[in-house]
Context: one part of a larger RNA
RNA sequence: UGACGGGGGCCCGCACAAGCGGUGGAGCAUGUGGUUUAAUUCGAAGCAACGCGAAGAACCUUACCAGGUCUUGACAUGGAUGGAACACUUCAGAAACGGAGUGGUGCCCUUCGGGGAGCCAUCACACAGGUGCUGCAUGGCUGUCGUCAGCUCGUGUCGUGAGAUGUUGGGUUAAGUCCCGCAACGAGCGCAACCCCUAUUGUCUGUUACUAACGGUUCGGCCGAGGACUCAGGCGAGACUGCCCAUGAAAGUGGGAGGAAGGCGGGGAUGACGUCUAGUCAGCAUGGUCCUUACGACCUGGGCGACACACGUACUACAAUGGCCGGUACAACGCGCAGCAACACGGCGACGUGAAGCGAAUCGCUGAAAGCCGGUCUCAGUUCAGAUUGCAGUCUGCAACUCGACUGCAUGAAGUUGGAAUCGCUAGUAAUCGCGGGUCAGCAUACCGCGGUGAAUACGUUCCCGGGCCUUGUACA
Numbered sequence: 001u002g003a004c005g006g007g008g009g010c011c012c013g014c015a016c017a018a019g020c021g022g023u024g025g026a027g028c029a030u031g032u033g034g035u036u037u038a039a040u041u042c043g044a045a046g047c048a049a050c051g052c053g054a055a056g057a058a059c060c061u062u063a064c065c066a067g068g069u070c071u072u073g074a075c076a077u078g079g080a081u082g083g084a085a086c087a088c089u090u091c092a093g094a095a096a097c098g099g100a101g102u103g104g105u106g107c108c109c110u111u112c113g114g115g116g117a118g119c120c121a122u123c124a125c126a127c128a129g130g131u132g133c134u135g136c137a138u139g140g141c142u143g144u145c146g147u148c149a150g151c152u153c154g155u156g157u158c159g160u161g162a163g164a165u166g167u168u169g170g171g172u173u174a175a176g177u178c179c180c181g182c183a184a185c186g187a188g189c190g191c192a193a194c195c196c197c198u199a200u201u202g203u204c205u206g207u208u209a210c211u212a213a214c215g216g217u218u219c220g221g222c223c224g225a226g227g228a229c230u231c232a233g234g235c236g237a238g239a240c241u242g243c244c245c246a247u248g249a250a251a252g253u254g255g256g257a258g259g260a261a262g263g264c265g266g267g268g269a270u271g272a273c274g275u276c277u278a279g280u281c282a283g284c285a286u287g288g289u290c291c292u293u294a295c296g297a298c299c300u301g302g303g304c305g306a307c308a309c310a311c312g313u314a315c316u317a318c319a320a321u322g323g324c325c326g327g328u329a330c331a332a333c334g335c336g337c338a339g340c341a342a343c344a345c346g347g348c349g350a351c352g353u354g355a356a357g358c359g360a361a362u363c364g365c366u367g368a369a370a371g372c373c374g375g376u377c378u379c380a381g382u383u384c385a386g387a388u389u390g391c392a393g394u395c396u397g398c399a400a401c402u403c404g405a406c407u408g409c410a411u412g413a414a415g416u417u418g419g420a421a422u423c424g425c426u427a428g429u430a431a432u433c434g435c436g437g438g439u440c441a442g443c444a445u446a447c448c449g450c451g452g453u454g455a456a457u458a459c460g461u462u463c464c465c466g467g468g469c470c471u472u473g474u475a476c477a
Stems, first nucleotide, its partner, number of pairs: 001477002003474003007471007015461002019425005026316002029313005034307002042053002064302007073127001077126002079123005086103006107116003129291002132289003138285002140280003143276001145274001150189006156165003169180003195268004200237007214224003240262001243256005318418001322377007334365003339358002343354004384415001389410007431453007
């Protein structure tokens, strides 16, 4: 100087408390451990691994296994020889691969002999190739403490020196934020602001919106028309403790007015010096090392989907604040041409057939659901719950046996609110309800977004956890 203390002081954070809803019990989905297996590819491991890499394993992917094959190779550069490339037929085969045959002559230059670029085949050698190993050799990127308020430097001063001072102290703040004081005076990286979305409004522009005013109307902004309103998007305004009161030395704090909005308005992006020898050689790059007729490469099939068990994360329930039936209302974000598909017809349905419109504020996905109105069920393993299983189908795809999703009929299991323990959340939040998107041929209870309905509670900081500042002890570094 740090680190540590079941030392002290001060102060924060859904850290506790106060509340609301969960997890832990059930079924199922998914990840992991374990076990099994020819293989169940690999990585991730307290917080910060476990719906994680995977924003989508039937083949492919695929890195694993079995079998069948190749050896200058599936891929790159260079040499020689030959041929256009390429398309098609046929035999054998599970395919890869192999055998036979047919068609076929492009582009640039040309002295018409040919030469060149590209592509294909054969040969030989340099070499290729490796998701083999080492994240304790690395780059890059990422997680975490932590959006925490800290981390440092120059000059000066003090100290033999390590170092100290500044950065401590008194107030204050979300903040090393600001004020005052002070052997310090300044400065840098962080904080804040500058950026984006959102809340109010002015103006400009109107192929969305409006009967607001007029006319028409097959009554739908549908048509003419309009530039008011809604909305869209550019440029502005607006919030600064600016004003008032109280308090204070000041910074500020408490209350009030006006205002759409206050005292950082709400949300996002933004992550200092560093820590964890944190994670990743399998995203990529890369040193070293190892393999080289195989640890490389191709194909078919299998596996990654196994199942006595154990754990994590979700979904659906156990019901009446509910289930079912009928009627009826209101979104936002997005997406669409190898696409979204209105509408009509067929089918109980998944869907099929035909097909308008739309590269989309114009057409479509797209009737949102919870809600509201009416009816029914009457507390029961039920008109709750839907697992499991049987049969019959639909769609995607070369192909749904291992191993897809969906539909109909039948079947109806466990489950009556969950031990010890444990998680999230402070407001348009939790809870609850549906919708969209990426991935994608197909496949979503996951992920990323969107809007609808919309709470309860916070006395307080003694305690648990994490953190910041000062101080104290130390035989630790």